[in-house]
Molecule: transfer RNA
Organism: Candidatus Peribacteria bacterium
RNA sequence: GCUCUCGUAGUUUAAUGGAUAGAACUGGGGUUUCCUAAACCCUCAAUGCAGGUUCGAUUCCUGCCGGGGGCA
Numbered sequence: 001g002c003u004c005u006c007g008u009a010g011u012u013u014a015a016u017g018g019a020u021a022g023a024a025c026u027g028g029g030g031u032u033u034c035c036u037a038a039a040c041c042c043u044c045a046a047u048g049c050a051g052g053u054u055c056g057a058u059u060c061c062u063g064c065c066g067g068g069g070g071c072a
Base pairs, nucleotide, nucleotide: 001071002070003069004068005067006066007065010025011024012023013022018055027043028042029041030040031039048064049063050062051061052060
């Protein structure tokens, strides 16, 4: 330099064009307990960035940024 692939809560991840973007763990609050742990309930938090296509984009297209693989 060329090429493929991945990027979604603090972490691990689901969602192949239409739901309020779903869940688990973590965090916060509560119930229970003499206290702790466990259990149960409630709750905060996310689509890498910028454009494009579309009535509608996490999803499709382009560029950039970052991680990984292959070739030279």